[in-house]
RNA sequence: CGACCAGGUCGGACAGCCGCGGACGGAGGCCGAAAGGCCCCGGAUGAGGAAAGUCCGGGCUCCACAGGGCAGGGAUAACGGGUAACGCCCGCCGAGGGUAACCUCAGGACAAGUGCAACAGAGAGAUACCGCCCAUUCUUUGGAAUGAGUAAGGAUGAAAAGGUGGGGUAAGAGCCCACCCGGCCCAUGGUAACAUGGGUUUUACGCUGUAAACUCUAUCCCGGAGCAACGCCGUGGAGGAACACAAGGUCUGCCCGACCGUUCCGAGGAGGCGGCUUGAUCCCGUGAGCAAUUGCGGGGCUAGAUAGAUGGCUGUCAAGACAGAACCCGGCUUACAGACCUGUGUCGCAAA
RNA sequence: CCGGGUGUAGCUCAGAUGGUAGAGCGCGUGGUUUGGGACCACGAGGCCGCUGGUUCGAAACCAGUCACUCGGACCA
Numbered sequence: 001c002g003a004c005c006a007g008g009u010c011g012g013a014c015a016g017c018c019g020c021g022g023a024c025g026g027a028g029g030c031c032g033a034a035a036g037g038c039c040c041c042g043g044a045u046g047a048g049g050a051a052a053g054u055c056c057g058g059g060c061u062c063c064a065c066a067g068g069g070c071a072g073g074g075a076u077a078a079c080g081g082g083u084a085a086c087g088c089c090c091g092c093c094g095a096g097g098g099u100a101a102c103c104u105c106a107g108g109a110c111a112a113g114u115g116c117a118a119c120a121g122a123g124a125g126a127u128a129c130c131g132c133c134c135a136u137u138c139u140u141u142g143g144a145a146u147g148a149g150u151a152a153g154g155a156u157g158a159a160a161a162g163g164u165g166g167g168g169u170a171a172g173a174g175c176c177c178a179c180c181c182g183g184c185c186c187a188u189g190g191u192a193a194c195a196u197g198g199g200u201u202u203u204a205c206g207c208u209g210u211a212a213a214c215u216c217u218a219u220c221c222c223g224g225a226g227c228a229a230c231g232c233c234g235u236g237g238a239g240g241a242a243c244a245c246a247a248g249g250u251c252u253g254c255c256c257g258a259c260c261g262u263u264c265c266g267a268g269g270a271g272g273c274g275g276c277u278u279g280a281u282c283c284c285g286u287g288a289g290c291a292a293u294u295g296c297g298g299g300g301c302u303a304g305a306u307a308g309a310u311g312g313c314u315g316u317c318a319a320g321a322c323a324g325a326a327c328c329c330g331g332c333u334u335a336c337a338g339a340c341c342u343g344u345g346u347c348g349c350a351a352a
Numbered sequence: 353c354c355g356g357g358u359g360u361a362g363c364u365c366a367g368a369u370g371g372u373a374g375a376g377c378g379c380g381u382g383g384u385u386u387g388g389g390a391c392c393a394c395g396a397g398g399c400c401g402c403u404g405g406u407u408c409g410a411a412a413c414c415a416g417u418c419a420c421u422c423g424g425a426c427c428a
Stems, first nucleotide, its partner, number of pairs: 001348004005343006012317007020046002024042003028039004048322001052333002055331005060226004072222006079091004093107001094105004108216002113214002115210003129154002131150002134147005162180006181206002183200007230274004239265005248260004281300008353424007362377004371408001379395005401417005
C1' cells in the first nucleotide's frame, strides 16, 4: 500500500425567518351542571437504531380460582455460566468451512417400538442378475442343465452389510491377523460436555438413512384478557324510596277525577381526568470476572401526544439510506446510503 | 391492539400422510363449412409469492419475509 476479519460510534452540519406539541410560571376573561377545559404572554424541552415485524420473555391492570396427584397440551435440546426472565447473551466442547484473522451449526435419542425410502436395480433392510467355485447328469475337446456354496469383482442407485493390507479357502467372507474408524468398559485430566491412554475374553460389539416422520428421554411452563386493560368524577334517564295531598299548572268555563310535583338513591353509557413515563434507567470512576454480567461511589432527567406535535422556507457545505413513538422494559428478526474509531487483529506485495 | 386464512398456467380451482404438477374456460395450429359459430384432433403455456434450511429428493416439512384478505375488541 492492497484485500480482509472482529468489535463499536454516528447516521446530515451551521446560521436566519415562520409554524406545531408542551413541563412550568403569570394578569385576567370565557365555556360547562360538574369534572374540567379554552383564550392571552413567556417558555425548559420535543422520535429511532431500528420507533418496524409483533416472533419470544417479563412488568402493570382487571376478571376467574380451596389444596395435591395423574392425564393432556406447549416450548426447548451437547456442556458450564449470566439474567427479573427468555427460545436471549457469554464462555467452552464437538462437527463443518476459510491460507489466516475468524465464521457457521434446529448440535438429545433411529442400539425401545412403528412408518417411509419413488425411478433404476437380482436385492432397499433384506438379497444370488451377471460372475466365481464345487458336485451330479448330458455331451463332440468347447459347453449346457440341475443342485449347493459365495457379497471379493461387475451392473443399478442418493444409499448395497466398517476401511486398507496380508493370511486363509474349492471359491470366498472379521473367517483369522496388523493398523485405522466407530461403539462399549476402565484409568488420568477437566465442574462438565469432552480429550488422551489402555482394554474389548465368553457361541454373541460392527447395529443403513430419515425424528424440520410418529414417537421416546430430560428440563421448563400451564386460567383468560389486554392501556380501547383498568381507576376516579359523572348531566340526562329506565327504575326505586321518602315527603306532601296544601298551593299552582294541564285536560276544562265550573264541580268531581286523573296527570304534572319536591328531595334522595341510581349499574353501565356520552363527556372529562388519571393510568403516562424515575426506569430490572443513562453517563463517569472504580472493584470482581476470560466474557456475558455484576458490586460500590458520584452525577444526570433525556417526547408523553389523544385525530394524534416533533415541520417548512432561504443561504453555505454535503448531497445522503432505511424509516415516524402511542402503557413500559429485556431480547430476536427484518430494512438501511454513507462516515468515523479501536485492534502488540490476519494474509499478500514492496522497501528498509 | 388481539387472532385467523390464502398465494399453483392468462382466469377459476384440484393436488390427504414428500417421489417427473393437473382439470375446466381461454389461446395457437389443422380438419369440417360457401364463410363464421359449434364440433373433432393435436399443441403451447408454470423456477408452485420470494429467500434460506432439513432431506438422496420439497408445491408439500421448518424458519424468515412480502402481498392480499377476514374476524374480534367501545356503543342508545
Source information
Predicted 3D model of RNase P RNA and transfer RNA as a complex of 428 nucleotides. Its mean pLDDT, the model's own confidence on a scale to 100, is 77. Rfam match: Bacterial RNase P class A. Rfam's curators write: Ribonuclease P (RNase P) is a ubiquitous endoribonuclease, found in archaea, bacteria and eukarya as well as chloroplasts and mitochondria.